[in-house]
RNA sequence: UUCGUGCUCCGGGGUCGGUGCAAUUCCGAACCGGCGGUCAUAGUCCGCGAACCCCGUCCGAAGGCGCUCCUCAUCGAGGGAGCGACGAGGGCGGGGCCGAUCCGGUGGAACUCCGGGACCGACAGUCACAGUCUGGAUGGGAGAAGCACGAG
Numbered sequence: 001u002u003c004g005u006g007c008u009c010c011g012g013g014g015u016c017g018g019u020g021c022a023a024u025u026c027c028g029a030a031c032c033g034g035c036g037g038u039c040a041u042a043g044u045c046c047g048c049g050a051a052c053c054c055c056g057u058c059c060g061a062a063g064g065c066g067c068u069c070c071u072c073a074u075c076g077a078g079g080g081a082g083c084g085a086c087g088a089g090g091g092c093g094g095g096g097c098c099g100a101u102c103c104g105g106u107g108g109a110a111c112u113c114c115g116g117g118a119c120c121g122a123c124a125g126u127c128a129c130a131g132u133c134u135g136g137a138u139g140g141g142a143g144a145a146g147c148a149c150g151a152g
Stems, first nucleotide, its partner, number of pairs: 001152008010143001015029004030132002032121002034048004043119002052096008063086001065084007101117005123135003
């Protein structure tokens, strides 16, 4: 210094006014920008992540169902045991879907810096349409840091 395994910790920001019965949702003005990469710093380049959908595989609660067997002063739609498929959901892996940038300057080099002008933002909820409110989420997570052990 690289790789592997295990553990610990961290891991998303942002609003005021007007109209109105009602809007942080409309209108006006503001504000915000996850992670890795890059010859030099990125919401808009190349990728990744969350939500949602699909596939494979493993696990699988309750529950009824099927099969086999045991049992009975009651032979029953009784009581009991085992096995099987189904099964909400969960783990792992893969796929789908997945927004938006230009001009000038500096420079060897920048869609990343400086100046200017644009643009974008899951789903569900809501007395009226949401990047900024509420919710799934005290969740998940790209990844970041550290420690231990092992290998090169």